[in-house]
Context: one part of a larger RNA
Parts: sequence; C1' cells; structure tokens
RNA sequence: CGAUGUUGAAGGAACUCGGCAAAAUACCUCCGUAAGUUCGCGAGAAGGAGGCCCGGUGUUCGAUCACCGGGGGCACAAACCAGGGGGUGGCGACUGUUUACUAAAAACACAGGGCUCUGCGAAGUCGCAAGACGACGUAUAGGGUCUGACGCCUGCCCGGUGCCUGAAGGUUAAAAGGAGGAGUGCAAGCUCCGAAUUGAAGCCCAGGUAAACGGCGGCCGUAACUAUAACGGUCCUAAGGUAGCGAAAUUCCUUGUCGGGUAAGUUCCGACCUGCACGAAUGGCGUAACGACUUCCCCGCUGUCUCCAACAUCGACUCA
Repeated sequence: CGAUGUUGAAGGAACUCGGCAAAAUACCUCCGUAAGUUCGCGAGAAGGAGGCCCGGUGUUCGAUCACCGGGGGCACAAACCAGGGGGUGGCGACUGUUUACUAAAAACACAGGGCUCUGCGAAGUCGCAAGACGACGUAUAGGGUCUGACGCCUGCCCGGUGCCUGAAGGUUAAAAGGAGGAGUGCAAGCUCCGAAUUGAAGCCCAGGUAAACGGCGGCCGUAACUAUAACGGUCCUAAGGUAGCGAAAUUCCUUGUCGGGUAAGUUCCGACCUGCACGAAUGGCGUAACGACUUCCCCGCUGUCUCCAACAUCGACUCA
C1' cells in the first nucleotide's frame, strides 16, 4: 500500500450519473390497517404491544396457553437463520421466455380480438418421386398474418400498389389457317416466304376491398378596446387527422410558460397547446393486480460523505 472483515465521536446522502455499496428491517402471538379496486385484492399495507426463568390460579387427556405475583442478566424471536417501508409518474395487463460467455428489458410469448386461405386426395409444408406431416383431424377444424388481459372505442380516403370479382370489348404467344408470292426443275414436283381469319392466361378496361401496403393540405379576409376568429372567399386533393391524448420513451427552438414540491429543482408531478415531427389493431386513451424494469419524492438507516481512524486475518514489502 492492497484485499477481506469488525468497530467508530458529532452530523446523517452533504457522496454519487444514481443511496452503488453498506447499514437497518427480519420469527411467533395479539391489536390495528388507507387510497384505489376487475370485490379476488391492495395486505405481512402502514403502525403498535408482548416473548426469558420461578411460583400460584384457571384451562387442556397432555405438551401448552391465559392471568396474577416474584426473580436474574449488558443483552430473553439471547447463537445461526431471518421482509426495510411509504408516496407519485412511465412502460408492459398478468405467471412465463430471451442474447450458453458484456444486454432479462419497455424486447419475445401470452389468453383475448380481427382479417384471410382451406369442402378433404383440404389449404399449407417436406420430397425428383413414391410417400409423409397436416390428421387417424373435417370450418366450434387446420394454415398464414396483424394486434395483444380488461374497460371505452377504433373516424375519413380505393387516386397509387396489392388482393378479389367481372360469359362484353381491346391487345396478345405457340398453334390452326392459307389469299398471294419466291427459288428450282422440261414437267410432275420439291423447298421456302406469307396477308385476312381463329387462338389462353396476363395486361388494358369496369367494379369491390384499408383490423390490405399505405395516405389523412395551403393562402387571404372578417366581431363596437385589443386580441382571437364561430363566419366568408379562393387554390389544390383520393381524402384533408374525427374521438382521445399532447414540451410526451415523441417538442428542434427549450431549462417553453404557469402552478406544486426545495432555502435553492436542465430532472419530477399537475396544467396550457405554439403537435419542428401524437393519433386510433405498424391500434388510441384509461386501468386494479403484477415487475431483480424505469423516473421523482419521503420515513427509517447507516463510514457513501464531511474526514478519516483503529483493530483482526491474508498478501505486498524488509531482514534471516
């Protein structure tokens, strides 16, 4: 000097990105227990009191237990073992799953919801095939895809792309067809070129479809203070963002402005709306319970710190 422990005056998070680490709590009985809530929960909420030994009384079949009285110790759940708690947001409903060896999460899954395909030798998948799975199942079934408990809901756009439907029409390959033409030959012929016309899917075309991929506007004026604009005009569009939410896990300007909390708050909570660039199953907004998730605050507690010190053990180091 380091590692691992133990202890510490006064203070008690002033440390730090952050209470990281440590300390504290811890068992049983009794009392008591809030908001909220899907009435299950929350809840061991929180917060209190008691606990050893001896005697008596009651109780029990009994160990015990209750009450009363007394006793000892620094210490009675006497060692070990053994929850810290509360409040408020965000995200994800939940229990689960995951990057074997830097990520356990808000990621994945999930029950529930929707769309779509599939009538059975099913669709789909594997295989050259035979064959197999699907399934010894049969649409309350199976495959694909999106969303993700529950509650309230899920607006407008089919112009583009995709998908579906459509006995018409247009276009269109091989093929059929063969008017007509060419080469060659004395000729019969042989060999070529070839117009109409007939010819599928597809595409064009006509519709449908957004819990399909996706998209969801400008400019100008206007009210008897001002400001603002319910209102009007105009341009463009397939249609111009509805409900709800909003400086948000989304807000650049920005530490926006106001309020709360602090003596002091770029974080946090509640509002406002000027949404650079929220928005409705790439789901929107809420939500009890749950979480080794994450933000902020409080109580308890402490060597995290003010500010370090001592001790124990093991190293390092010095000498032998």
Predicted 3D model of a 320-nucleotide part of an RNA (large-subunit ribosomal RNA, domain IV) from Pseudoponticoccus marisrubri. Rfam family: Bacterial large subunit ribosomal RNA. Gene Ontology terms of the family: structural constituent of ribosome and ribosome. Its mean pLDDT, the model's own confidence on a scale to 100, is 89.